The part of an RNA shown here (small-subunit ribosomal RNA, 3' major domain) has 468 nucleotides and comes from an uncultured bacterium.
[in-house]
Context: one part of a larger RNA
RNA sequence: UGACGGGGACCCGCACAAGCGGUGGAGCAUGUGGUUUAAUUCGAAGCAACGCGAAGAACCUUACCCGGUCUUGACAUCUAACUGCCAUCUCCUUAAUCGGAGCUUUCCUUCGGGACAGUUAAGACAGGUGGUGCAUGGUUGUCGUCAGCUCGUGUCGUGAGAUGUUGGGUUAAGUCCCGCAACGAGCGCAACCCUUACUCUUAGUAGCCAGCAUUAAGUUGGGAACUCUAGGAGGACUGCCGGGGAUAACCCGGAGGAAGGUGGGGAUGACGUCAAAUCAUCAUGCCCCUUAUGGCCGGGGCUACACACGUGCUACAAUGGCGUAAACAAAGGGAAGCGAAGUAGUGAUACGGAGCAAAUCCCAAAAAUAACGUCUCAGUUCGGAUUGUAGUCUGCAACCCGACUACAUGAAGCCGGAAUCGCUAGUAAUCGCAGAUCAGCAUGCUGCGGUGAAUACGUUCCCGGGUC
Numbered sequence: 001u002g003a004c005g006g007g008g009a010c011c012c013g014c015a016c017a018a019g020c021g022g023u024g025g026a027g028c029a030u031g032u033g034g035u036u037u038a039a040u041u042c043g044a045a046g047c048a049a050c051g052c053g054a055a056g057a058a059c060c061u062u063a064c065c066c067g068g069u070c071u072u073g074a075c076a077u078c079u080a081a082c083u084g085c086c087a088u089c090u091c092c093u094u095a096a097u098c099g100g101a102g103c104u105u106u107c108c109u110u111c112g113g114g115a116c117a118g119u120u121a122a123g124a125c126a127g128g129u130g131g132u133g134c135a136u137g138g139u140u141g142u143c144g145u146c147a148g149c150u151c152g153u154g155u156c157g158u159g160a161g162a163u164g165u166u167g168g169g170u171u172a173a174g175u176c177c178c179g180c181a182a183c184g185a186g187c188g189c190a191a192c193c194c195u196u197a198c199u200c201u202u203a204g205u206a207g208c209c210a211g212c213a214u215u216a217a218g219u220u221g222g223g224a225a226c227u228c229u230a231g232g233a234g235g236a237c238u239g240c241c242g243g244g245g246a247u248a249a250c251c252c253g254g255a256g257g258a259a260g261g262u263g264g265g266g267a268u269g270a271c272g273u274c275a276a277a278u279c280a281u282c283a284u285g286c287c288c289c290u291u292a293u294g295g296c297c298g299g300g301g302c303u304a305c306a307c308a309c310g311u312g313c314u315a316c317a318a319u320g321g322c323g324u325a326a327a328c329a330a331a332g333g334g335a336a337g338c339g340a341a342g343u344a345g346u347g348a349u350a351c352g353g354a355g356c357a358a359a360u361c362c363c364a365a366a367a368a369u370a371a372c373g374u375c376u377c378a379g380u381u382c383g384g385a386u387u388g389u390a391g392u393c394u395g396c397a398a399c400c401c402g403a404c405u406a407c408a409u410g411a412a413g414c415c416g417g418a419a420u421c422g423c424u425a426g427u428a429a430u431c432g433c434a435g436a437u438c439a440g441c442a443u444g445c446u447g448c449g450g451u452g453a454a455u456a457c458g459u460u461c462c463c464g465g466g467u468c
Stems, first nucleotide, its partner, number of pairs: 008468006015459002019423005026314008034305002042053002064300007073125001077124003080120005089102004106115003127289002130287003136283002138278003141274001143272001148187006154163003167178003193266004198234007208223002212221002237260001240254005316416001320375005326369001332363003337356002342351003382413001387408007429451007
């Protein structure tokens, strides 16, 4: 000077408390450990690993295992010789690559050759998801969006260092005010950026429809008001009033206002910490392999299963289940695509092919909700696991190992021990919709809207953090 203390003082945070809903019990999904295995590829490990890398393992992916097979190589550059091809196509063999055979036959030219491509041989070399994240770059997590971290000059101290940055107030904030051997400055804070909430204005199609006609329908004529869209402006600044405060900073209340004291949300992450994570995104030093630790192919595995843990989904029902017939979104995606109407099927879906590179057409039905009916507290008309049969779709191919449909089957489960998690408002809870990845495959992830609460006395205590 730091760090630490079951030392003190002050302050903050869903940290506790006050509430609401979960996890921990059940079934399943998914990740991990363990075990098993020829292989079950590798990494991630308290918070900050475990629906994590993986925004999608049937083959491929794929790195693992078994078998087959290649050796200048799947890929790059160079040297030499040969050829005019290569590609495509055909045939033999094979599980497939590999291997063997055939058809075909390029461009420029000063006719020397060159370009491009292939083959062969030898090398230089390629190649390595092999090792080391404790050799590294880059990137990332974390404390933490916490309010801190420093510097120049000056001053003090023999010096390490201190001062400034402490103190009195105040703030979300080292935010600001006052004081002060300090005076200034930088990185952070805030603001500038995006979005959302209000108004004005410009514009009026593919969007809109008040008035006038018209129709089954904003469908058409028409309209430019309204909605909406997207450009430009305005608006909020403690600006105004009262009170408190030190006449300050600021705090409390009020007015006006769509919005009030950072309006809500996002992006933005200081100096540093953890030899934190990543050599398997990529790059890279060193080490290692070089007829193999490299390359290609077929099949298998990553999907195993006495068990243990994490994260989720579905439930245990009447604030419910089922049936009938009605209503209201937002944000997205669409050409090797989205696919309407119509027809067939109980259905998944099939046939069909209108329209749409999309404010035009399509995905598209929003679902909870409301109305009516039924069930009447049961392991049930709850719950849907599991299993059987028959199918649909994608795809060379669904046995290992896909999703979905119909009929039948109808397990555990009657609200969960110790413990533990999330959340302060359009939030929790609950309801559906879309997207990325993607041939197909989501209970995951990322977004979107619908319905829409309870509680916060307070800071004694638990946890984390800040200042003295």
Model confidence (mean pLDDT): 85 of 100. RNAcentral holds the full RNA, with entries from ENA.